[in-house]
RNA sequence: GUCCGACAAAGGCAAACCCGUCGAAAGGCGGCGACGCAAAGCCACGGGUCUAAAGCUUUCAGCCAUGACCGCCGGGCUGCCGAA
Numbered sequence: 001g002u003c004c005g006a007c008a009a010a011g012g013c014a015a016a017c018c019c020g021u022c023g024a025a026a027g028g029c030g031g032c033g034a035c036g037c038a039a040a041g042c043c044a045c046g047g048g049u050c051u052a053a054a055g056c057u058u059u060c061a062g063c064c065a066u067g068a069c070c071g072c073c074g075g076g077c078u079g080c081c082g083a084a
Base pairs, nucleotide, nucleotide: 004082005081012037013036018031019030020029021028022027035071041077042076043075045074046073047072048069049068050067055063056062057061
């Protein structure tokens, strides 16, 4: 230094519920709260998933991402600690 990841140390993040707020929605943000996390830090790049306002269509509906999710998987970038 790389792989790796401990009932180590120092710190970190924060699911669900509820409240507020933005949004057409999915969902985001803030508060509360901890289910979990060694990248649960960052990037929608590939796959996947969710939503469907506008638009289109054969209009009780269907299709569609330009919207969203990195705490679904993969990839890229960066990073704390150091037992085996």
Predicted 3D model of an 84-nucleotide RNA (c-di-GMP-I riboswitch aptamer) from a Bacillota bacterium. The coordinates come from a structure-prediction model, not an experiment, and the mean pLDDT is 89. It matches the Rfam family "c-di-GMP-I riboswitch aptamer". From the family's description: GEMM was predicted in a large-scale screen for bacterial structured RNA regulatory elements. The model forms 95% of the base pairs in the Rfam consensus. NCBI's taxonomy places the organism under Bacteria, Bacillati, Bacillota.